This is a predicted structure of a 111-nucleotide RNA (SAM riboswitch aptamer (S box leader)) from an Acidimicrobiia bacterium.
The coordinates come from a structure-prediction model, not an experiment, and the mean pLDDT is 82.
Its Rfam family is "SAM riboswitch aptamer (S box leader)". Gene Ontology term of the family: regulation of gene expression.

RNA sequence: CGCUCAUCCAGAGCGGCUGAGGGACAGGCCCGAAGACGCCGCGGCAACCAGCGCAACGUUCGCCCAUACGGGGCGGCCGGGCGCCAGGUGCCAAUGCCUGACCGAUGAGUU
Numbered sequence: 001c002g003c004u005c006a007u008c009c010a011g012a013g014c015g016g017c018u019g020a021g022g023g024a025c026a027g028g029c030c031c032g033a034a035g036a037c038g039c040c041g042c043g044g045c046a047a048c049c050a051g052c053g054c055a056a057c058g059u060u061c062g063c064c065c066a067u068a069c070g071g072g073g074c075g076g077c078c079g080g081g082c083g084c085c086a087g088g089u090g091c092c093a094a095u096g097c098c099u100g101a102c103c104g105a106u107g108a109g110u111u
Stems, first nucleotide, its partner, number of pairs: 002110007013042005021031003025100004043092003047089003051084004057079002060076006096103001
């Protein structure tokens, strides 16, 4: 880079440097010299992965008990829920700003 899957209406600051555009693209609409965007420092948020914990939710499988035909117990695989944490990434204007597009971004996995 490509492919697969998932997610993208919540959340998240203060300084320093720089100096003109920026919000991926088009049309809008916004942000910006009262300094945007970008970079750095500290801080924060919590989407995914990792770790820890809780509850016992769903399908299914094995064993045991029961046979009142309703099930119960233990264990396993797979999938899901809630919480903690902030390690790996990511993120900290506006619903991915709106619309459109064979669009974009992020995470996990993979050739």